[in-house]
RNA sequence: CAAUUCGAGAGUUUGAUCCUGGCUCAGAGUGAACGCUGGCGGCGUGCCUAAGACAUGCAAGUCGUACGAGAAAGUUCCCGCAAGGGAGCAAGUACAGUGGCGCACGGGUGAGUAAUAUUUAGAUAAUGCGCCCUUCCGCUGAGGAUAACCAGGCGAAAGCUUGGCUAAUACUGAAUACACCGGAGAGAACUGCGGUUUUUUCCGGGAAAGUCGCAAGACGUGGAAGGAGUAGUCUAAAUCCCAUUAGCUAGUUGGUAGGGUAAAAGCCUACCAAGGCUACGAUGGGUAGCUGGUCUGAGAGGACGAUCAGCCACACUGGUACUGGAACACGGACCAGACUCCUACGGGAGGCAGCAGUUAGGAAUUUUGCGCAAUGGACGAAAGUCUGACGCAGCAACGCCGCGUGAGGGAUGAAGGCCUUCGGGUUGUAAACCUCUUUUAGUUGGGACGAAAAAAAUGACGGUACCAACAGAAACAGCACCGGCUAACCCUGUGCCAGCAGCCGCGGUAAUACAGGGGGUGCAAGCGUUACUCGGAAUUACUGGGCGUAAAGAGCGUGUAGGCGGCUUGGCAAGUUUGGUGUGAAAUCCCUGGGCUCAAUCCAGGAAGUGCAUUGAAUACUGCCGAGCUAGAGUAUAGGAGAGGUGAGCGGAAUUCCCGGUGUAGAGGUGAAAUUCGUAGAUAUCGGGAGGAACAACAGAGGCGAAGGCGGCUCACUGGACUAUUACUGACGCUAAGGCGCGAAAGCGUGGGGAGCAAACAGGAUUAGAUACCCUGGUAGUCCACGCCGUAAACUAUGGGUACUAGAUGUCGGGAGUUCUUACCCUCUCGGUGUCGCAGCUAACGCAUUAAGUACCCCGCCUGGGAAGUACGGUCGCAAGAUUAAAACUCAAAGGAAUUGACGGGGGCCCGCACAAGCGGUGGAGUAUGUGGUUCAAUUCGAUGCAACGCGAAAAACCUUACCUGGGCUUGACAUCCCGCGCAUAGCCAAGAGAUUGGUGAAAUCCCGCAAGGGACGCGGAGACAGGUGCUGCAUGGCUGUCGUCAGCUCGUGUCGUGAGAUGUUGGGUUAAGUCCCGCAACGAGCGCAACCCCUGUGGUUAGUUGCCAGCUUUAAGUUGGGCACUCUAAUCAGACCGCUUGCCGAUAAGGCAGAGGAAGGUGGGGAUGACGUCAAGUCAGCAUGGCCCUUACGCCCAGGGCCACACACGUACUACAAUGGCCAGUACAAAGCGUCGCGAAGUCGGAAGACGAAGCUAAUCGCAAAAAACUGGUCUCAGUUCGGAUUGGAGUCUGCAACUCGACUCCAUGAAGCUGGAAUCGCUAGUAAUCGCGGAUCAGCAUGCCGCGGUGAAUACGUUCCCGGGCCUUGUACACACCGCCCGUCACGCCAUGGGAGCUGGUAUCGCCUGAAGCGGCCUUUGGCCUCUACGGCAAUACCGGUGACUGGGGUGAAGUCGUAACAAGGUAGCAGUACCGGAAGGUGCGGCUGGAUCACCUCCUUU
Repeated sequence: CAAUUCGAGAGUUUGAUCCUGGCUCAGAGUGAACGCUGGCGGCGUGCCUAAGACAUGCAAGUCGUACGAGAAAGUUCCCGCAAGGGAGCAAGUACAGUGGCGCACGGGUGAGUAAUAUUUAGAUAAUGCGCCCUUCCGCUGAGGAUAACCAGGCGAAAGCUUGGCUAAUACUGAAUACACCGGAGAGAACUGCGGUUUUUUCCGGGAAAGUCGCAAGACGUGGAAGGAGUAGUCUAAAUCCCAUUAGCUAGUUGGUAGGGUAAAAGCCUACCAAGGCUACGAUGGGUAGCUGGUCUGAGAGGACGAUCAGCCACACUGGUACUGGAACACGGACCAGACUCCUACGGGAGGCAGCAGUUAGGAAUUUUGCGCAAUGGACGAAAGUCUGACGCAGCAACGCCGCGUGAGGGAUGAAGGCCUUCGGGUUGUAAACCUCUUUUAGUUGGGACGAAAAAAAUGACGGUACCAACAGAAACAGCACCGGCUAACCCUGUGCCAGCAGCCGCGGUAAUACAGGGGGUGCAAGCGUUACUCGGAAUUACUGGGCGUAAAGAGCGUGUAGGCGGCUUGGCAAGUUUGGUGUGAAAUCCCUGGGCUCAAUCCAGGAAGUGCAUUGAAUACUGCCGAGCUAGAGUAUAGGAGAGGUGAGCGGAAUUCCCGGUGUAGAGGUGAAAUUCGUAGAUAUCGGGAGGAACAACAGAGGCGAAGGCGGCUCACUGGACUAUUACUGACGCUAAGGCGCGAAAGCGUGGGGAGCAAACAGGAUUAGAUACCCUGGUAGUCCACGCCGUAAACUAUGGGUACUAGAUGUCGGGAGUUCUUACCCUCUCGGUGUCGCAGCUAACGCAUUAAGUACCCCGCCUGGGAAGUACGGUCGCAAGAUUAAAACUCAAAGGAAUUGACGGGGGCCCGCACAAGCGGUGGAGUAUGUGGUUCAAUUCGAUGCAACGCGAAAAACCUUACCUGGGCUUGACAUCCCGCGCAUAGCCAAGAGAUUGGUGAAAUCCCGCAAGGGACGCGGAGACAGGUGCUGCAUGGCUGUCGUCAGCUCGUGUCGUGAGAUGUUGGGUUAAGUCCCGCAACGAGCGCAACCCCUGUGGUUAGUUGCCAGCUUUAAGUUGGGCACUCUAAUCAGACCGCUUGCCGAUAAGGCAGAGGAAGGUGGGGAUGACGUCAAGUCAGCAUGGCCCUUACGCCCAGGGCCACACACGUACUACAAUGGCCAGUACAAAGCGUCGCGAAGUCGGAAGACGAAGCUAAUCGCAAAAAACUGGUCUCAGUUCGGAUUGGAGUCUGCAACUCGACUCCAUGAAGCUGGAAUCGCUAGUAAUCGCGGAUCAGCAUGCCGCGGUGAAUACGUUCCCGGGCCUUGUACACACCGCCCGUCACGCCAUGGGAGCUGGUAUCGCCUGAAGCGGCCUUUGGCCUCUACGGCAAUACCGGUGACUGGGGUGAAGUCGUAACAAGGUAGCAGUACCGGAAGGUGCGGCUGGAUCACCUCCUUU
């Protein structure tokens, strides 16, 4: 100098967000254990379980200076022949005994104990004390025994016993004695008045031991006093959980007397009284040794109580006393019990929770070691003896601390491994290699301190620590992890398997999550795992939380205990504040210093120990006592308001029923019906009557009440609130655990009443079913009286009280002011009840003077979801049930508010051939074609609601072809590389179904060339490889479909919001359009829309061949000359923009309606063009492609077959059913295309398909090519026909190697179904539908399909209620895989825990009775007996807690079970909660209640204008 120095979060509920809330992780720790691994040393620690049982050894003895007695072996000597005997030494030794002291310490353990314990502070005036210290005074003199010993007896033993001898510091009297004890008396001091201390007188009582020494003396011993230390007892406070333990107690509480103790006391006994404890938790149950301290934590706390230290308790279990200063005694005694051992069966012995050790249990815890050298203890005068206390060593990484396994250099970045984009990267300066060092381990030599105040002796540890020398990098690294949290990444294998996992979660063929490898990260002689504690957790909140909707305000009041309490003043000083003193053991923690080389460890000093007690001081606040005050509270007086309550009476309207009249066939009811009523007269209507229940309008976010609740009128009784005025009391107040009272509806009991309504029930409907919704009936009940019940969404989901904190505006009750008075208005004010709104608060929604704001006081309640408001127990109830109220088990969530979507059998607005209005179809027939199904050797594959099905396929006889059968090939039909041989390939012949095989064989080749060769090509060979229409479209690219040519989808900046997000993009208009205008916390922008592009509609310009021809010319003919005016062609331009001197509507805008002009008018018509995205949509078989699979086959070649099948079903088409038609004859008018492997004219032949033929044309030139419907004329006359053409027979044509399976066409013959099509359904809004033909692609041939072209050419649209789809806004949501969503309950099955249960069984405790050991005590008739108390034991019973139990109840849980559809949207009957009844189940219905109900309308209020 110092001892004040300290606080981190993360993952996981959601599509996303904020909050609430649980679960989990990161930290530290341990007497630990387990797995893998393991070099050294120091210091510590080591049965947490069975207070289970223990073999063996040791752990308490000592004293001869208290006492008596007293050996032997051995040895020496003597006697003796020897056997043997004697003496001395051994030795007054050993063993044993009497006696003293010790054994009550030290050591162990934590069973019991919740207070006879512990801790802290006190008391003892209510006490004891051996050894030790100090002081004073003593130790005189007698006596009788008894062990040992000797002799005898019993017993297996343990041991017992009889007789005899003897000593003492053993024992017993006597003497003396005080500061001793007891009694009686007197005085003094103190006092808590009980007593204590002290002085003094008398009476009575009580002691002792000797030993050693020549002696001095030493030791011992008795009495008294004091001290030290120690022990006993008492008091106060503190000291775990359960109230599902609420009452306990008869010696119990007190007194008197007696006994008893060292000592107070019901400690014990007798008698008397009836007390004592308890909600501040008694009693009972469970658990537990307590503390200093230890661990954790910022702290406050929480958990623990090993080692060390203090206290307590225990010593096999239970009881008991003896001895002693102290014990009811761990290594003492007695008894009982259990267990073990010995036994001769008669009896005995034992107690490791001392140190070692054994066994058992267990996940688990050491040596049957050395020494008394040190420290300490017992005895002794001492030497000394004893000491498993202790000091040491051994074992164990069990913990803490320290050290090592090398250091420096070293790039070709070696090899190997791993990865790779094949270039390389990484392991990695790592290694090798060079230089150096030697800690530790090893060997050798030296070698302590610990020993102790004169000297000597004395060391278990130990030849240890330490020092020196020697040799040599030499002998020494593992474990866990690498998806996020959490530092650290790749490859391979596996394929929801194997496995991982602390939480979230990984794994279903590309796994950084499994397993292995490489690499990396972390720690390191350890590293991980498991278990447990604290922390994080503000997740029990004292510090430091909450309760409107997340869990949580009791249904409401009254009031007891308790808690809290207005203003002034005096006193006290309990709380409070501040000093002093004592205590708070040591150790530990902390600080400073010191000693082991450091550290751990150890030593010294300090600080701290926040506490308790005591003693001073202060008096602001709280408290207590006293005095006062009036602002809180209350009382009196005067008023008015009110569905406040109770009782009695009265009233009218309506329903129903009864009687009578009129009157006739229906009524009633519903979505539609039926059950039902009615010709025996209903319904309707009129009159009369009966009876019960409820009180329309007024009526109102009006009033009253504590809440539930209260509504016709009158009367009586009665409670509360409010206003105004003065007066009085003087804090009398607030809250309120228990208690008490009230408490909707339903329900219960008894007795009434019963009109309507109406659970249950019945019938009718609906439905798949309908135990429902709807209908017709209908009983309890609803009503009254009395008594129970005690619950509701009993809600404002908001406890009560007080004070404070901007306003605005309704309304109810009262008052004051203003107004000459009155009335209204207006202003102010008190009380109530609403709405809006600022600050503030809130997770947000929202609340906001009626707070969910700011504060204080009191009460109630919450602590993840489910199990469960359930079980058991208690209380209440007639019952129903209410109240109080868990656990096992299970999940990682459950939940609140808000956001964006999606959805709704929610709402609003709008659009679309969506409906409607029309026209024509499909569905019926036949045929074609595609699909499903079936069949088959194969009928290849794909496409499957819209958005598959005349689709891939713009052409399946072979080929295609992928399929099947059979026959063949294996480097392959195809590509690249290598080697050899060289020829062409070809052609021809033969075999074969062909692929192919065999033979023959002309030619002797092609390109470059430096003439060697190389290349092309063919054959042969080897292997790398080829090949695959094999799988995965859920690994992919690309492309496509669809919503949808719908008008949407986004971004930047700004602003708002904690945030997800919002705004912009919403709103008012308008549009085809997020098109435009206006407004606006938005301002801008992008992708979409539109426009730009193409075709078409008008015109101009340019250009005229193959096109055109007005005029001229010439023909049969634009055929020719000529011309380019026209048509046309094809390039370019103009034109249309709501532009207009127009009108109307609108806001003066955007725009709309109409008009003019114009070829065209409001996008002119058509096309191309497809936003962000959705559907794991389609395609691995168009192509490409990752991965997997096949490799003499899943590849390749070939022939034949199949894709074309056929009880059937569906889609898309064609042709028809006829007269708006068929047939015959005649006559007109297109557009767009195509053509040389082609189109193919004329002409000829054939009845026709076609054939022959060959001109022309590479096309505005030639050809296909005839357009058809139309028009004109004729015929048919309503019929299965002169409609219709299928099918079949026959004969042909064409293409093609080849028309059998399986082509198209022609002709002759045949002449089916079909007479306009059920339910249902499709297309189309104008040059459209309908109808008519023409062309093209594919293609040898083969369209009723597809893609195009033109001709003729309509009808209708009032309109948006409905169906479908879509867009925008809004609303609800328990959906987000997004309604094809979510989700409830029964039943069935598996598993798990649990309640009940006839019982069975165990434990604990208690009352009563019986028996009653040992022992203390007492009594007596004393070798003994009896009595009291009592352990153990027994009988009977009770209570509580467990285990088990046939059967039984519900609960939880479990990818794909059954039945339904209850809830979430208006969830299709709004839902929910209480109650009652009913039902397979969710549930349904009745009654009263709530909004945590959507939607529309109305009323009222508020805000803004």
Description
Predicted 3D model of a 1505-nucleotide RNA (small-subunit ribosomal RNA) from an Oligoflexia bacterium. Rfam family: Bacterial small subunit ribosomal RNA. Taxonomically the source falls in Oligoflexia (Bacteria, Pseudomonadati, Bdellovibrionota). Its mean pLDDT, the model's own confidence on a scale to 100, is 85. The sequence was found in a public genome assembly.